[in-house]
Context: one part of a larger RNA
Molecule: small-subunit ribosomal RNA, 3' major domain
Organism: wastewater metagenome
C1' cells in the first nucleotide's frame, strides 16, 4: 500500500430474527456419481456442476461401439476426358454400394436453308495432383462469448501540494442519501468509468381514429351487436399531459436533506424490466464459431446397417405427485390474459365409453380456429377408514404420429391396485398482487414436457429489532504475511 485478525467503530442485505410454505422421509420425472458395458460420445464439479450445455436421443441428431465399404474423398477451387440434367426397370446386398438395360436430348453465343457442328455456363460422371477433411489435444497459447463477487457504490486520472522513497492528498472529517447522492468543511482545485436520469412496460387523464366494443339513446328482432344507426363508454394504438420534494407545517448549521400534511390516478427511485465501473477466480467454453501450435492423411477423415447414450446393488442434487374432510366423486353453473395457426389452426354434422376417425364451413386472422379456463360458487354423497384417500407397478385390450413404436414414443379403455398416515441430523424461497394455490399459452418439435419461458385468476401472515450466523460497504487499529 494491500491482504489478514475468534480487534475495535458506523451501515447495509429475506443475512439473523419474526412469519408463511417446502426440500431432506414415499412413489415416479430428470440430471450427476459410480458401478457395468462391445459402446454405455463428450463437456460442465463448493458457492458460480447435477431439469447444465441439450429450445425436445426411435432411425436421423450422434460425435460412442460392433459389422460391412471407400480413398483427390460427403464438402471447397483448379487442370484433363466423356456425357445434358434427369427418370425408370432388372439382379446381387441389411444398406451404402456394385453390375446391366431402357427413355430422355433442354439454357444461352455464334456458324448454318434443313440436317447439324462448334463452344460456354449449369449439371452428372472417369482420371492425375496440388489439396480437401478431423467434434482429434492444449480454454495453461488466445478472439470472441458468458458466469461471479454484484446492480454492490465503488475504481480512477491530470494539474497542483507533500514525502528521500514506495507513496499521500483529492477520494478522508461533520451530516445526510438506495447510491463516491448531495450539503458544508478541508492543498487541493477540476476531470473520466461507474450511480442516477434519457429507453421499454404498468397505473390516471386528454386529442386523433374506429368493419372491436356498445342497446349507453332510438328503430328492427329468427333474440346472437344479429340487423339499421352511432363513435359516448370499454378497447386498440400514437401522439401529448402528469410527480418536481413543486406546495405547508415541523426539525435541521440559514445547508444538503428527514417527519408529518394538503391536493392527486399516483409521493419521495410509484411498481417491474432493460442496462453489470475497473478488476477477481491462469473460473467456462478450441463440441457454436474463429483461431496459433501440435497430431493424424487406404484415416484420428467419409458412407451405411444393427446398437448404444434409455444399462442398475447403490449415493446425491432438482422436481412433480401425494398421504386426505380447507378433502376425494357426482351433477349443474360463473369470470381472464398472453400467445400460436396454410401442406397450418380446423368449428359443425355422424360415429367410438375414450384416445380418436369420417365428411367439412371459415381464416393467411383485433374478423376465423385450437378454446369448455381451473381452482372458485351451488346442490348431493362418502365419515376418519390404507379408505369411495393415494396413484406406482403390472395384464389384456387399443388410438395416433412416423419407412419403422422390440431394444426405446405419447395417449385412451378395462382390470389390477403398491409405497405412503406428514418425514431426523440439517436445509432452501419468500417482505404484496409478493409467498401460497390455481389453470392457461408458447418455443423446441412428424410424434414425445412433471423441464423451461411468459400469461392471467384467487389471495395470505411477519418484520420488535441488528447481540448473533452469512456475504458486502467506509474509517481506524495489529501483524513474525505480500
Nucleotide at each position: 500500500u494491500g491482504a489478514c485478525g475468534g480487534g475495535g467503530g458506523c451501515c447495509c442485505g429475506c443475512a439473523c430474527a419474526a412469519g408463511c410454505g417446502g426440500u431432506g422421509g414415499a412413489g415416479u420425472a430428470u440430471g450427476u456419481g459410480g458401478u457395468u458395458u462391445a459402446a454405455u460420445u463428450c463437456g460442465a464439479u463448493g458457492c458460480a456442476a447435477c431439469g447444465c450445455g441439450a429450445a425436445g436421443a426411435a432411425c436421423c441428431u450422434u460425435a460412442c461401439c460392433u459389422g460391412g465399404u471407400c480413398u483427390u474423398g460427403a464438402c471447397a477451387u483448379c487442370c484433363c476426358g466423356g456425357g445434358a440434367a434427369u427418370c425408370c426397370u432388372u439382379a446381387g446386398g441389411a444398406a451404402a454400394c456394385u453390375a446391366a438395360g431402357g427413355a430422355g436430348u433442354g439454357c444461352c453465343u455464334u456458324c448454318a436453308u434443313u440436317a447439324g457442328a462448334a463452344g460456354g455456363a449449369g449439371c452428372c460422371u472417369g482420371g492425375a495432383g496440388a489439396c480437401a477433411g478431423g467434434u482429434g489435444c492444449u480454454g495453461c497459447a488466445u478472439g470472441g462469448c458468458u458466469g461471479u463477487c454484484g446492480u454492490c457504490a465503488g475504481c480512477u486520472c491530470g494539474u497542483g501540494u507533500c514525502g528521500u522513497g514506495a507513496g499521500a492528498u483529492g477520494u478522508u472529517g461533520g451530516g445526510u442519501u438506495a447510491a463516491g447522492u448531495c450539503c458544508c468543511g478541508c492543498a487541493a482545485c477540476g476531470a473520466g468509468c461507474g450511480c442516477a436520469a434519457c429507453c421499454c412496460u404498468u397505473g390516471c387523464c386528454u386529442u386523433u381514429a374506429g368493419u372491436u366494443g356498445c342497446c349507453a339513446g332510438c328503430a328492427g328482432u329468427u333474440c346472437g351487436g344479429c340487423u339499421g344507426g352511432g363513435c359516448a363508454c370499454u378497447c386498440u394504438a400514437a401522439a401529448g399531459g402528469g410527480a418536481c420534494u413543486g406546495c405547508c407545517g415541523g426539525u435541521g448549521u440559514c445547508a444538503a436533506a428527514c417527519c408529518g400534511g394538503a391536493g392527486g390516478a399516483a409521493g419521495g427511485u410509484g411498481g417491474g424490466g432493460a442496462u453489470g465501473a475497473c478488476g477477481u477466480c491462469a473460473a467456462g467454453u478450441c463440441c457454436u464459431c474463429a483461431u496459433g501450435g501440435c497430431c493424424u492423411u487406404u484415416a484420428u477423415g467419409a458412407c451405411c446397417a444393427g446398437g448404444g447414450c434409455u444399462a442398475c446393488a447403490c449415493a446425491c442434487g432438482u422436481a412433480c405427485u401425494a398421504c386426505a374432510a380447507u378433502g376425494g366423486c357426482c351433477g349443474a353453473u360463473a369470470c381472464a390474459a398472453a400467445g400460436g395457426g396454410c401442406a397450418g389452426c380446423g368449428a359443425c354434422a355422424c360415429u367410438g365409453c375414450g384416445a380418436g376417425g369420417u365428411g367439412a364451413a371459415g381464416c393467411c386472422a383485433a374478423u376465423c380456429c385450437c378454446a369448455u379456463a381451473a381452482a372458485a360458487u351451488c346442490g348431493g354423497u362418502c365419515u376418519c377408514a390404507g379408505u369411495c384417500c393415494g396413484g406406482a407397478u403390472u395384464g389384456g385390450a387399443g388410438u395416433c404420429u412416423g419407412c419403422a413404436a422390440c431394444u426405446c414414443g405419447a395417449c385412451u379403455c378395462c382390470a389390477u391396485g403398491a409405497a405412503g398416515u406428514u418425514g431426523g441430523a440439517a436445509u432452501c424461497g419468500c417482505u404484496a398482487g409478493u409467498a401460497a394455490u390455481c389453470g392457461c399459452g408458447g418455443a423446441u418439435c412428424a410424434g414425445c414436457a412433471u423441464g423451461c419461458c411468459g400469461c392471467g385468476g384467487u389471495g395470505a401472515a411477519u418484520a420488535c429489532g441488528u447481540u448473533c450466523c452469512c456475504g458486502g460497504g467506509c474509517c481506524u487499529u495489529g501483524u513474525a504475511c505480500a